[in-house]
A computed fold for a 77-nucleotide RNA from a Bacteroidota bacterium, annotated as transfer RNA.
The source organism's lineage runs through Bacteria, Pseudomonadati and Bacteroidota.
Its Rfam family is "tRNA". The family's RNA type in Rfam is transfer RNA.
RNA sequence: CGGGAUGUAGCUCAGCUCGGUAGAGUGCACGUCUGGGGGGCGUGAAGUCGCAGGUUCAAAUCCUGUCAUCCCGACCA
Numbered sequence: 001c002g003g004g005a006u007g008u009a010g011c012u013c014a015g016c017u018c019g020g021u022a023g024a025g026u027g028c029a030c031g032u033c034u035g036g037g038g039g040g041c042g043u044g045a046a047g048u049c050g051c052a053g054g055u056u057c058a059a060a061u062c063c064u065g066u067c068a069u070c071c072c073g074a075c076c077a
Base pairs, nucleotide, nucleotide: 001073002072003071004070005069006068007067010026011025012024013023020057028044029043030042031041032040033039050066051065052064053063054062
């Protein structure tokens, strides 16, 4: 330098194909059950969907650019 993959809650990930209220598990906070611990149950908080732009009534999803990490190749040494 060229090609490809990944980026979504603190963590691990789904959702993208086919645009229509952003989710699950775990963790965290509170309440409750238990004599306590552990554990069970319930409720809740937590997200500019890597970033920027475009298309659209509407974008995590489609298009363009870009950043980070990883893989393959080329080049140099």

Model confidence (mean pLDDT): 82 of 100.